[in-house]
RNA sequence: GCGCCUGUAGCUCAAUGGAAAGAGUAGCUGGCUACGAACCAGUUGGUUGUGGGUUCGAGUCCCUCUAGGCGUG
Numbered sequence: 001g002c003g004c005c006u007g008u009a010g011c012u013c014a015a016u017g018g019a020a021a022g023a024g025u026a027g028c029u030g031g032c033u034a035c036g037a038a039c040c041a042g043u044u045g046g047u048u049g050u051g052g053g054u055u056c057g058a059g060u061c062c063c064u065c066u067a068g069g070c071g072u073g
Stems, first nucleotide, its partner, number of pairs: 001072007010025004018056001027043005049065001051063003
């Protein structure tokens, strides 16, 4: 240089082009306990990597750029 894959909550990951983008974990609050851990309940947290495009509607499809990974001359 070329080809392919990935980028979504602090972290690990879901989500068929269609309701208000969810789960686990973490954080916070409460319960439980002599006190903690564990467990139970509730709750906070998102510019879906950037910028455009297609569409009535995009995390999802197309293009560009960017970061990382794999392969290859």